[in-house]
């Protein structure tokens, strides 16, 4: 990097260094940010995929590998459908993205 399965509902921030951007990418809308953005750093917490104990098919607890800690996979972009003269506006689904485990 690339194929595969699954999951997205909740949840969990302080300090330091830095200094202009940042919410995945293209484009628009929207947020956030010099009252301190990305980024490293150091505690600290969340979850509970794999793990481990214990039960035995309901599932409990630990927290060693990951992962995450602003709002929300922030919406639209492609399909489908409701709804309307039409626009708006509501649902599905797809696609691309995110983790996790397995593969190669």
């Nucleotide at each position: 990097c690339g194929c595969u399965u699954a999951u997205a509902g909740a949840g969990a921030a302080a300090g330091g260094c830095a200094g202009a951007g940042g919410g995945a990418a293209u484009a628009g809308a929207c947020c956030c940010g010099c009252u301190g953005a990305a980024g490293c750093c150091u505690u600290a917490g969340c979850a509970a995929c794999c793990u481990g104990a214990c039960a035995c098919u309901g599932g409990u607890c630990a927290a060693g590998g990951u992962g995450c800690u602003a709002c929300a996979u922030u919406c639209u972009a492609c399909u489908c459908g409701g709804u309307u003269u039409a626009g708006c506006c509501c649902g599905g689904g797809a696609a691309a993205g995110a983790u996790a485990a397995g593969c190669u």